[in-house]
Record summary:
The prediction has a mean pLDDT of 84. A computed fold for a 555-nucleotide part of an RNA from a Candidatus Omnitrophota bacterium, annotated as large-subunit ribosomal RNA, domain I. The RNAcentral record of the full RNA draws on ENA. The source organism's lineage runs through Bacteria, Pseudomonadati and Candidatus Omnitrophota.
Context: one part of a larger RNA
């Protein structure tokens, strides 16, 4: 020095565990905010650094309801208190709620500085203190009011509203890339994607045929299946890519404009005036569609059916605390029984968790039943309210205009300008009113479908920050969230931003009195506790590398 054995040290793997995560299902909720939000700063406790709670009424105040013996958070201890005159705790509703923050009197380097007006308090007075108001924009109303006569712009005051945040989600709209693919690249693709902006809602959008379709028909929209990777489009490359029919989910239809009638104030014309006519505006009735309808004229009915809620009202149901809740003992082992053995019992309850090992019958619970002073949600019936009709005649009137349509330029349609319709519209031109008009993929004819240029409309379909319950051939501390723990913390960075490590004594602290060595150490040895201390706080188990001691053996 190597190897082996034994005992330790170091070390943290492994095993076991779980207070945390992950993924989903169902139900709810889908908003908060000038009545000052979200998010923070600073305070607040007897001792108080952190977290959590709260706000100068500050670890809390009030009322109502629940509950029934302990309580003063995590979190020990001491001191001091509270509590059956019902505390702590749980639920509901209130009060308070510093400063910053949309931040809004003005300013500002967020959590700070300095005002004005009115009112109140204080002082002999000056002072000082307190409360409220004072931002901007939009709309409405009133007053005022230039150049400039009327007026208008402008100004002032009052009232109402908005502003910001949120889940990097879902929706609608506007603007709109490039990487990339085409094995290069330019049309094309990526893609109307990402990004930015605006506007919302609990959903949004769309929606009641100027629709499809083919010669049969269907009958608003949305979503799913399928049609179908089809028809097509395409440097006919890469690629892009329908629709109808069919099967389902859901199901719902309505209101205006105009003609005509009645009215209102204003103006014009005529008139001495009353008034008449007209013009534009405006209120009510009427009317709402393609077997064209309506106005107009004639006849007929006063009821039937319905409502997506405007109101009254609130049977009943649910949410936010709770409450009753069955049935087991003995015995040996053991530190401890819930495991073993013996003999029982309950079950609309043998879900689950806990208890010194493994409990239906010990505890909390579970099945099942019951409950609300207060607040919230849903909501039936009822009443009010609203809507709702036909037949015939005539051919006088109406049936949504810078619209339809056309030309040019673009866009969007699966469709790249193409034979390119249909749809949208920047520029220009510019109709018709039912014997009208649009569409049926250039265009024409025939035939057919529909009725544009106003509006509203649940459900089926998208999403999940949040609340509650449940589930898992999901993870089990280098995993699972970055975060099981004072984690978006410590730390790094000027900043945007990046971003950890870190769980386990024991059933119970019973957390080692006392003695000894040592520096009044660290650490250790006794003693004691405990089932165990090689469970001693650097604490469950405690592998390996590595180190030490002792022995054996080889050289």
């Nucleotide at each position: 020095g190597g190897u082996c054995u034994a005992u330790g040290a170091u070390g943290a793997a492994u095993g076991a565990c779980u207070c945390g995560g992950c993924a989903g299902a169902u139900u709810c909720a889908g908003g908060c905010g000038a009545c000052g939000a979200a998010g923070g700063a600073c305070g607040u406790g007897a001792u108080a650094a952190g977290c959590a709670g709260c706000g100068a009424u500050a670890u809390g105040c009030u009322u109502c309801g629940g509950g029934g013996a302990g309580c003063c958070g995590c979190a020990a201890a001491u001191a001091g208190g509270c509590u059956u005159u019902g505390a702590u705790c749980c639920g509901a509703a209130g009060a308070u709620c510093u400063c910053c923050g949309a931040a809004u009197a003005g300013g500002g380097a967020a959590a700070c500085c300095g005002a004005u007006u009115u009112c109140g308090a204080u002082u002999a007075a000056u002072u000082u203190c307190g409360a409220a108001a004072u931002a901007u924009c939009g709309c409405a109303u009133a007053c005022u009011g230039a150049a400039u006569a009327c007026a208008u712009a402008g100004g002032u005051a009052u009232g109402c509203g908005a502003g910001g945040c949120a889940a990097g989600a879902c929706g609608g709209a506007g603007u709109g890339a490039a990487u990339u693919g085409a094995a290069a690249c330019a049309u094309c693709u990526a893609a109307g994607u990402a990004a930015c902006u605006c506007c919302a809602g609990g959903a949004a959008u769309a929606u009641a045929a100027a629709u499809c379709g083919u010669a049969a028909g269907a009958g608003a929209u949305u979503c799913c299946c399928a049609u179908a990777g089809u028809a097509g489009c395409g440097g006919c490359g890469a690629g892009c890519g329908a629709a109808a029919a069919g099967g389902g989910a859901a199901g719902a239809g309505c209101c205006u404009a105009a003609a005509c009638c009645c009215g209102g104030g204003a103006c014009u014309u005529a008139g001495c005036a009353a008034u008449a006519a007209g013009u534009a505006c405006u209120g009510g009735g009427g009317g709402u569609u393609g077997c064209g309808g309506g106005a107009c004229c004639u006849c007929a009915a006063c009821g039937u059916g319905g409502g997506a809620u405007u109101g009254u009202g609130g049977a009943g149901a649910g949410a936010u605390a709770a409450u009753a809740g069955a049935a087991g003992c003995g015995u040996g082992u053991g530190g401890a029984a819930a495991a073993g053995c013996g003999c029982g019992c309950c079950a609309u309850a043998g879900a689950a968790g806990g208890u010194g090992a493994a409990a239906g019958c010990c505890c909390u619970g579970u099945a099942u039943g019951u409950c609300a002073a207060a607040u919230c949600u849903c909501a039936a019936g009822a009443c009010a309210c609203c809507c709702u009709a036909g037949a015939g005649g005539u051919a006088u009137c109406c049936c949504a205009a810078g619209u339809a349509u056309c030309a040019c330029g673009g866009g969007a349609c699966a469709c790249g300008g193409g034979a390119a319709a249909c749809c949208c519209u920047g520029u220009g031109a510019g109709a018709a009113u039912c014997c009208g008009g649009c569409c049926c993929g250039a265009c024409c004819a025939u035939g057919g479908g529909c009725u544009a240029a106003g509006g509203c409309u649940a459900a089926a379909c998208a999403c999940u920050a949040g609340a509650a319950u449940c589930u898992g051939a999901c993870c089990a501390a280098a995993a699972g969230u970055g975060g099981a723990c004072g984690a978006g913390u410590a730390c790094c960075g000027u900043g945007a931003g990046g971003g950890a490590a870190a769980g386990u004594u024991g059933a119970a602290a019973a957390g080692a009195a006392c003695c000894c060595c040592g520096g009044u150490a660290a650490g250790g040895g006794g003693a004691g506790u405990g089932a165990a201390a090689u469970a001693g706080a650097a604490c469950c188990u405690g592998a390996a590398a590595u180190c030490a001691u002792a022995g054996a053996u080889c050289u």